Model confidence (mean pLDDT): 82 of 100. Predicted 3D model of a 155-nucleotide RNA (FMN riboswitch aptamer (RFN element)) from Lysinibacter cavernae.
């Protein structure tokens, strides 16, 4: 100095009003994984985990998994949100300045909207039923992209 192993490290985010009752309505505010990119990224390229599928091994149950269960490992594949303008610059959809906009899947309720029914019929009132969270709750004291250090080893 390089290369394998190994130890560690590896996601952030609320208050306030209405109200019997909301951290999910209303207003307002906060967050933001990893690599990359002539210059720093939530909104460019790509990963990665979440979900969907073939394969292969393997395990729990159970009389029977060649039982149309469950959940796991490796691998390949799919799918997976959202930015523009202007200013300096050699260079920035990344700095600045303004104005936007995005955030799986379950779960959880209406005070909000929708449909339907009943009463009343000027107006309303009750009831099913549906729908609806980036910060709550749950898989996750997981998992990982990958990373500053450190110890072997081996050239």
């Nucleotide at each position: 100095u390089a290369a394998u192993g190994c130890u560690c490290c590896g996601g952030g985010g609320u208050c306030g009003g209405u109200g019997a009752g909301a951290a999910u309505c209303c207003g307002a505010a906060c967050c933001g994984g990893c690599g990359g990119u002539g210059a720093u990224a939530g909104u460019c390229c790509g990963c990665g985990a979440c979900c969907c599928g073939a394969g292969u091994c393997a395990g729990a149950u159970g009389a029977a998994a060649c039982a149309c269960u469950c959940a796991g490992a490796c691998c390949c594949g799919g799918u997976u949100g959202a930015g523009c303008u202007g200013g300096u610059g050699a260079a920035a959809u990344u700095c600045c300045a303004g104005c936007a906009c995005c955030g799986a899947c379950g779960g959880u309720g209406a005070u909000g909207c929708g449909u339907c029914c009943a009463c009343a019929c000027a107006g309303g009132u009750g009831g099913a039923c549906g729908u609806u969270a980036g910060u709550c709750c749950g898989g996750a004291u997981g998992a990982g992209a990958g990373g500053a250090a450190g110890c072997a080893u081996u050239g």
Rfam family: FMN riboswitch aptamer (RFN element). From the family's description: The RFN element is a highly conserved domain that is found frequently in the 5'-untranslated regions of prokaryotic mRNAs that encode for flavin mononucleotide (FMN) biosynthesis and transport proteins.